[in-house]
Context: one part of a larger RNA
RNA sequence: UGUGUAGUUAGACGAAAAGACCCCGUGAAGCUUUACUACUGUUUGCCAUUGAGUUUAUAUUUCGCAUGUUCAGAAUAGGUGGGAGCCUUCGGGCGCCAGUGAGAUACCACCCUUGCGCUUUGUGAAUUCUUACCGGUCUCCAUGAAUCUGGAGACUGAGACAGUGGCUGAUAGGUAGUUUGACUGGGGCGGUCGCCUCCCAAAAAGUAACGGAGGCGUUUACAAAGGUUGGCUUAGCCCGGAUGGAAAUCGGGCCGGACGUGCAAGCGCACAAGCCAGCUUAACUGCAAGGCCGACACGCCGCGCAGAUACGAAAGUAGAAGCUAGUGAUCCGACCGUGCGAUAUAGGACGGCGGAAGCUCAUCGGAUAAAAGCUACUCCGGGGAUAACAGGCUAGUCUCCACCAAGCGUCCACAGCGACGUGGAGGUUCGGCACCUCGAUGUCGGCUCAUCGCAUCCUGGGACUGAAGAAGGCCCCAAGGGUUUGGCUGUUCGCCAAUUAAAGCGGUACGCGAGCUGGGUUCAGAACGUCGUGAGACAGUUCGGUCUCCUAUCUACUACA
Numbered sequence: 001u002g003u004g005u006a007g008u009u010a011g012a013c014g015a016a017a018a019g020a021c022c023c024c025g026u027g028a029a030g031c032u033u034u035a036c037u038a039c040u041g042u043u044u045g046c047c048a049u050u051g052a053g054u055u056u057a058u059a060u061u062u063c064g065c066a067u068g069u070u071c072a073g074a075a076u077a078g079g080u081g082g083g084a085g086c087c088u089u090c091g092g093g094c095g096c097c098a099g100u101g102a103g104a105u106a107c108c109a110c111c112c113u114u115g116c117g118c119u120u121u122g123u124g125a126a127u128u129c130u131u132a133c134c135g136g137u138c139u140c141c142a143u144g145a146a147u148c149u150g151g152a153g154a155c156u157g158a159g160a161c162a163g164u165g166g167c168u169g170a171u172a173g174g175u176a177g178u179u180u181g182a183c184u185g186g187g188g189c190g191g192u193c194g195c196c197u198c199c200c201a202a203a204a205a206g207u208a209a210c211g212g213a214g215g216c217g218u219u220u221a222c223a224a225a226g227g228u229u230g231g232c233u234u235a236g237c238c239c240g241g242a243u244g245g246a247a248a249u250c251g252g253g254c255c256g257g258a259c260g261u262g263c264a265a266g267c268g269c270a271c272a273a274g275c276c277a278g279c280u281u282a283a284c285u286g287c288a289a290g291g292c293c294g295a296c297a298c299g300c301c302g303c304g305c306a307g308a309u310a311c312g313a314a315a316g317u318a319g320a321a322g323c324u325a326g327u328g329a330u331c332c333g334a335c336c337g338u339g340c341g342a343u344a345u346a347g348g349a350c351g352g353c354g355g356a357a358g359c360u361c362a363u364c365g366g367a368u369a370a371a372a373g374c375u376a377c378u379c380c381g382g383g384g385a386u387a388a389c390a391g392g393c394u395a396g397u398c399u400c401c402a403c404c405a406a407g408c409g410u411c412c413a414c415a416g417c418g419a420c421g422u423g424g425a426g427g428u429u430c431g432g433c434a435c436c437u438c439g440a441u442g443u444c445g446g447c448u449c450a451u452c453g454c455a456u457c458c459u460g461g462g463a464c465u466g467a468a469g470a471a472g473g474c475c476c477c478a479a480g481g482g483u484u485u486g487g488c489u490g491u492u493c494g495c496c497a498a499u500u501a502a503a504g505c506g507g508u509a510c511g512c513g514a515g516c517u518g519g520g521u522u523c524a525g526a527a528c529g530u531c532g533u534g535a536g537a538c539a540g541u542u543c544g545g546u547c548u549c550c551u552a553u554c555u556a557c558u559a560c561a
Stems, first nucleotide, its partner, number of pairs: 003561006010555003015548001022383004027379002029375004035178005041171003045167005051129009063117004068112001075105001078111005085094003134157009181193003190210001194216006217364001218262001219321002226280007236254005260269002263326001265324003284307004290301003296365001309318003332358001335355004340351002390437001391435001392433003396430001398426006407417002444519001445517003449511001450508005457482003460477003464473002484498005525543004529538003
């Protein structure tokens, strides 16, 4: 060096199972409820099946009887029409006439208001009845047993109720179908989601982050904060001036836009866009050349023309506000207008066209008119696009070292310490990042077996000492060897006990589960505390809980040939 046999399991991110943890899917299922919407069930009322009587209330109808009071007028005038007569016991009475009054009476007719009685019809309530309907007992038949069912008969209970059907209101996790947002230095919790201003933004525009700061969801109208015409100049400082002061109002000067602008910021603004006054309503209608912005849809500016108007002597200006926020597409129904269509025709339901209104549709380009949760009983599809272990990068944190030297050390910065600061090394902590791995890289501790580093615990050699000796302190060299046994706890760690020369610190996938264990963590059962209406949940606790192959292909190692 090659070959083989027997072994050991460190590696082949070994095998097995398209990871069960985690996230994602406008995936699924089971469960919950004061999620949404239904259904079953329960229940209210009405109608039908459903008939008769009585009483009462109420409405209505016919007839009869009554009823009607301002004042004036014999007086209690309900109206209207006709009307000069009517009734008579022949005595007369009433009326006409006259008078009063808005209206005049006898008599005839028709009506009105209110009430009583009878009748008709209806409704409600209460109550009674029996024939519907629903039961019970007995006899007989189907029928051979039968207490079931159906039929026949007798008796009886209940009774227009109940039951059933239709419509309707309520209730209803009993059942069902579903919903339960996204962003996110994993997810959840928190925060945010549209619009405006500034910075970031790299001197055109634009430009991200859970980057840094703030605002908006309006306000103002006929005595404006709009239009126009005319006029005025603010703030601050200095000097002077009664009460009067730091600041009131007055005069002069300096300065220059600081003040003011309804509201955040930025940019504007003095012949003002700031302040005051007069007159007013253009905070108009119909268009629109040409542009800005923009994926689209939106959004924005606007010459000029026509109509009607305000102010101004006029030229002119005015289609709201110094500008940039103050907002919501489409559908839907409602409203106003309309010269349009409208199913044979007329009308018209309805529709079209123009206008304006109804959404914290704020998840603000708005899935529906209408929606919350749990899953450790879970499942599927995916992801190392994304977390937990380990590794990697980084090194804030951590461990160690060094520099400077204020100070401590009686004196003396440096025997030993060392503030305020500064620079490194390491890659053992907690982190950050999310780079391999989710078609699986088994996770704490123990056992077994180790191997390496040195920043050395012991043993060895030395410098200094605030080293007399002894014992120490501190530093330098040094990794050859060594580095205990018990009690408690699943513990690593730690505390305790007894020893020891010493009882070192770390790396090795926090070494080592195809070597063992399985006490902890981390499935399904159960309980407590707490939270939750609940299903359930808890780096809270507690009891319990399958660790796969007597079989190793290759590498590696051991022994032998």
Molecule: large-subunit ribosomal RNA, domain V
Organism: Patescibacteria group bacterium